[in-house]
Model confidence (mean pLDDT): 81 of 100. A computed fold for a 72-nucleotide RNA from a Minisyncoccota bacterium, annotated as transfer RNA. It matches the Rfam family "tRNA". By type it is a transfer RNA. Taxonomically the source falls in Minisyncoccota (Bacteria, Bacillati).
RNA sequence: GUCCCUGUGGUCCAACGGAUAAGACGAGGGCCUCCGGAGCUCUAAAUACAGGUCCGACUCCUGUCAGGGACA
Numbered sequence: 001g002u003c004c005c006u007g008u009g010g011u012c013c014a015a016c017g018g019a020u021a022a023g024a025c026g027a028g029g030g031c032c033u034c035c036g037g038a039g040c041u042c043u044a045a046a047u048a049c050a051g052g053u054c055c056g057a058c059u060c061c062u063g064u065c066a067g068g069g070a071c072a
Stems, first nucleotide, its partner, number of pairs: 001071007010025003018055001027043005048064005
């Protein structure tokens, strides 16, 4: 330099182009307990960025950024 893959809560990971972006772990509150843990329950928290297509975009297209890989 060319090409390919990936980017979603703090972490991991879902979402045939159509729901209020699901779940697990973690965090905080409550119940329980002598205390803690376990258990039950509630809450907060995310689509890398910018455009485009579409009635509708996490999803498709373009560019940028970041990470990884192959070739040179």